Model confidence (mean pLDDT): 81 of 100. The RNA shown here (transfer RNA) has 72 nucleotides and comes from a Patescibacteria group bacterium. The source organism's lineage runs through Bacteria and Bacteria candidate phyla. Its Rfam family is "tRNA". Gene Ontology term of the family: triplet codon-amino acid adaptor activity.
RNA sequence: GGCCAGGUAGCCAAGUGGUAAGGCGUCUCUCUGCAAAAGAGAUAUUCAGGAGUUCGAUUCUCCUCCUGGCCU
Numbered sequence: 001g002g003c004c005a006g007g008u009a010g011c012c013a014a015g016u017g018g019u020a021a022g023g024c025g026u027c028u029c030u031c032u033g034c035a036a037a038a039g040a041g042a043u044a045u046u047c048a049g050g051a052g053u054u055c056g057a058u059u060c061u062c063c064u065c066c067u068g069g070c071c072u
Stems, first nucleotide, its partner, number of pairs: 001071007010024003018055001025043006048064005
């Protein structure tokens, strides 16, 4: 330098045009004499950033940034 895959919450991770699942963690509450366990609730309004297409974009297109792999 070329090609490919990926970037979603504190962490892992699903979602591939129609208001972003789940698990772990954290916080609050219930329960308890106090804890643990269990249960309930909260935790992404900039889905890496920008532009475009569209009535509508995490999703499609282009550019940039970052990570990994392959080739040279």